[in-house]
Context: one part of a larger RNA
RNA sequence: UGACGGGGGCCCGCACAAGCAGCGGAGCGUGUGGUUUAAUUCGACGCAACGCGCAGAACCUUACCCAGACUUGACAUGGUGCUGCAAGCCAGUGAAAGCUGGUCGCCUUCGAGGGUGCACCACAGGUGCUGCAUGGCUGUCGUCAGCUCGUGUCGUGAGAUGUUGGGUUAAGUCCCGCAACGAGCGCAACCCCCGGGUCCUGUUACUCGUGUCAGGACCGACAGCCGGUGCCAACACCGGAGGAAGGCGGGGAUGACGUCAAGUCCGCAUGGCCCUUACGUCUGGGGCGACACACACGCUACAAUGGCUGGGACAAUGCGUUGCCAACCCGCGAGGGUGCGCUAAUCGCCUAAACCCAGCCUCAGUUCAGAUUGGGGGCUGCAACUCGCCCCCAUGAAGGCGGAGUUGCUAGUAACCGCCGGUCAGCCAUACGGCGGUGAAUCUGUACCCGGGCCUUGUACA
Numbered sequence: 001u002g003a004c005g006g007g008g009g010c011c012c013g014c015a016c017a018a019g020c021a022g023c024g025g026a027g028c029g030u031g032u033g034g035u036u037u038a039a040u041u042c043g044a045c046g047c048a049a050c051g052c053g054c055a056g057a058a059c060c061u062u063a064c065c066c067a068g069a070c071u072u073g074a075c076a077u078g079g080u081g082c083u084g085c086a087a088g089c090c091a092g093u094g095a096a097a098g099c100u101g102g103u104c105g106c107c108u109u110c111g112a113g114g115g116u117g118c119a120c121c122a123c124a125g126g127u128g129c130u131g132c133a134u135g136g137c138u139g140u141c142g143u144c145a146g147c148u149c150g151u152g153u154c155g156u157g158a159g160a161u162g163u164u165g166g167g168u169u170a171a172g173u174c175c176c177g178c179a180a181c182g183a184g185c186g187c188a189a190c191c192c193c194c195g196g197g198u199c200c201u202g203u204u205a206c207u208c209g210u211g212u213c214a215g216g217a218c219c220g221a222c223a224g225c226c227g228g229u230g231c232c233a234a235c236a237c238c239g240g241a242g243g244a245a246g247g248c249g250g251g252g253a254u255g256a257c258g259u260c261a262a263g264u265c266c267g268c269a270u271g272g273c274c275c276u277u278a279c280g281u282c283u284g285g286g287g288c289g290a291c292a293c294a295c296a297c298g299c300u301a302c303a304a305u306g307g308c309u310g311g312g313a314c315a316a317u318g319c320g321u322u323g324c325c326a327a328c329c330c331g332c333g334a335g336g337g338u339g340c341g342c343u344a345a346u347c348g349c350c351u352a353a354a355c356c357c358a359g360c361c362u363c364a365g366u367u368c369a370g371a372u373u374g375g376g377g378g379c380u381g382c383a384a385c386u387c388g389c390c391c392c393c394a395u396g397a398a399g400g401c402g403g404a405g406u407u408g409c410u411a412g413u414a415a416c417c418g419c420c421g422g423u424c425a426g427c428c429a430u431a432c433g434g435c436g437g438u439g440a441a442u443c444u445g446u447a448c449c450c451g452g453g454c455c456u457u458g459u460a461c462a
Base pairs, nucleotide, nucleotide: 001462002461003459004458005457007456008455009454010453011452012451013450015446016445019409020408021407022406023405026300027299028298029297030296031295032294033293034291035290042053043052064286065285066284067283068282069281070280073123077122078121079120080119081118082117088103089102090101091100092099093098125275126274128273129272130271134269135268136264137263138262139260141258146185147184148183149182150181151180152161153160154159165176166175167174191252192251193250194249196219197218198217199216200215201214202213206211222246225240226239227238228237229236230235289428302402306361307360308359309358310357311356312355318349319348320347323342324341328337329336330335368399373394374393375392376391377390378389379388415438416437417436418435419434420433421432
């Protein structure tokens, strides 16, 4: 000087408390451990691994296993020799890849050039190892308020001072004081979205119309005004007015010096090591989907604030031409047929659902719940056995609100409700990322648990 303390002081944060909804019990989905397996590819492991890499594992992907094959190779550049004019086609064999055989075929200044094939040489190739050799990128403390430098001064020196102190703030934010005076990286502001206004522009948008709506440019909020409080001042806090909006208006992007030899050699790049008729490459099939178990994250429930039937109402974000698909017809339905429009403020996906009205159910393992299983169908795709999704009929399991414990959330938030998108042929999405609809409760407070900041103190630790 730091780090640490079941030392002290001050102060923050859904950290506790107050409150609402959950998880932990059930069934199922997904991930992981374990076990099994020919293989169940690999990585990630407290917070900060476990719906994580995977924003799409039937083949492919695919890195794993079994089997069959290929070697200058699936891919790049160059050299030597030969071939001979394309890279194809046909036949046999085979599960395919491949192997074997046959055949004709370029421009044509007839071998210069380019190209094919063969032999060979340099080499290619490796998701093989090392994230304790690395770059790059990322997580984390933490959007926490800190981390430093120049000059000066103090100290023999390591260092200190500044950055401590008194107030204040979300903030090393600002003010005052002070052997310090300044400065940099961070904070804040400048950026984007939402909310008010003015002006301009209006088709493909609505309206009879002023206008609405959409796009664009600008304005508006700054503790500016009033009162009070803190000794004065500075600065700040509390209350009020006006206002669409107050005291950083709400949200996002933005992550200092560093820490964890944190993560990633399987995104990519890359040093070293290793393989080189195989640790490379191709193909068929299997596996990544196994199942006595254990954990993690979720979905659906256990019902009457509910379930079912009929009728009625109101969104926003997005996406669409190998696509979205109207209307009509067929089918109980998944879906099929036909086919208009739309490169989309024009057409379509697109009836939002919870909600409201009426009726039935009357507290029961039920008209709750929907797992599981049988049968029949539809769709995608070369192909749904292992291993897809959907529909119909039947079947109807556990489950009566969950031990110790534990999670999220302070407002248009939680909770509840549906909708859209990426990936994508299809889909195991209950995930993830967004969008709107309905819309709470509680915060007396900082003793305690967890994490953090500043000052101080102790130390046999560095």

The part of an RNA shown here (small-subunit ribosomal RNA, 3' major domain) has 462 nucleotides and comes from a soil metagenome. The RNAcentral record of the full RNA draws on SILVA. The coordinates come from a structure-prediction model, not an experiment, and the mean pLDDT is 84.